[in-house]
Molecule: Glycine riboswitch aptamer
Organism: Erythrobacter sp.
RNA sequence: AAACCUUUCGUGGGAGAGGUCCCGCCCUGAGCGGGACGCCGAAGGAGCAACCGCCCCGGAAUCUCUCAGGCAGAAGGACCGCGAAAGGGUC
Numbered sequence: 001a002a003a004c005c006u007u008u009c010g011u012g013g014g015a016g017a018g019g020u021c022c023c024g025c026c027c028u029g030a031g032c033g034g035g036a037c038g039c040c041g042a043a044g045g046a047g048c049a050a051c052c053g054c055c056c057c058g059g060a061a062u063c064u065c066u067c068a069g070g071c072a073g074a075a076g077g078a079c080c081g082c083g084a085a086a087g088g089g090u091c
Base pairs, nucleotide, nucleotide: 004088005087006086007085008084009083010082011081012080013079018037020036021035022034023033024032025031038071039070040069044067045065046064047063051059052058053057
């Protein structure tokens, strides 16, 4: 240099929950705007351990919360696979 790790990009897969009700507009559409109640957790965010480090204290998630987001389709989507680039890294 590989393997390996991090980040970014491309690509494939990717769940859950009202096609709810009321009012207005209207191109009558599963549309747009406002309000109401019900729900979901896998963007993001927040919280926590008898575990780890430890003087104080600090550190996590697919757990919990539901601020945000979402509840036809589209978009998004944690996470996983493949490819490429940059950096690290071993030799």